RNA sequence: CCGCUUCGCUCGGGGCGCGUGGCCAGACCUUGUCGGGGCACGCUGAGAGGCACCCGUAGAACCUGAUCCGGUUCGGACCGGCGUAGGGAAGCGACGCGCGGCAUCG
Numbered sequence: 001c002c003g004c005u006u007c008g009c010u011c012g013g014g015g016c017g018c019g020u021g022g023c024c025a026g027a028c029c030u031u032g033u034c035g036g037g038g039c040a041c042g043c044u045g046a047g048a049g050g051c052a053c054c055c056g057u058a059g060a061a062c063c064u065g066a067u068c069c070g071g072u073u074c075g076g077a078c079c080g081g082c083g084u085a086g087g088g089a090a091g092c093g094a095c096g097c098g099c100g101g102c103a104u105c106g
Stems, first nucleotide, its partner, number of pairs: 001101004006094005011056004016050001017043005023037002026034003062087003068081004
């Protein structure tokens, strides 16, 4: 001196699943079965529709692979693999505590 980390502002990216029960109408092979909508409760998680949460290239936030594979569970990306795979959204400022690189001097 440069970059990263951290913080701030602005802008941008992303996901929202599973189970149980009642309610509403529908279909049917009608004392039941099936799927749909919405409500309540529950599971995991940062977050399951909040202007909240997470992430923005040192990019596992998130997507594809995937109606994937193994485990687990009432169930489910719930856990792990896949994954040194392929994609994926940034500028400015502050700090100089920490990390890395370069140059110069001793």
Molecule: TPP riboswitch aptamer (THI element)
Organism: Planctomycetota bacterium